[in-house]
RNA sequence: GCACCCUUAGCUCAUUCGGUAGAGCGGCUGACUCUUAAUCAGCAAGUGCAGGGUUCAAAUCCCUGAGGGUGCA
Numbered sequence: 001g002c003a004c005c006c007u008u009a010g011c012u013c014a015u016u017c018g019g020u021a022g023a024g025c026g027g028c029u030g031a032c033u034c035u036u037a038a039u040c041a042g043c044a045a046g047u048g049c050a051g052g053g054u055u056c057a058a059a060u061c062c063c064u065g066a067g068g069g070u071g072c073a
């Protein structure tokens, strides 16, 4: 330098064809318990890497850029 893949909650990851963004772990509150843990119930947490475009509507499609990974040179 070229090609391909990845970037979504604090962490690990879903979200198959465009149609209200979710889970597990973690956090917080409550119940239970002598207390802790476990268990149960509830709650909070996202400019979806950045910018632009297409569309009635974009995490998803297109373009440019950034970071990371793999292969080739």
Base pairs, nucleotide, nucleotide: 001072002071003070004069005068006067007066010025011024012023013022019056027043028042029041030040031039049065050064051063052062053061

RNAcentral holds the sequence, with entries from ENA. A computed fold for a 73-nucleotide RNA from a Clostridiales bacterium, annotated as transfer RNA. Rfam family: tRNA. The coordinates come from a structure-prediction model, not an experiment, and the mean pLDDT is 81.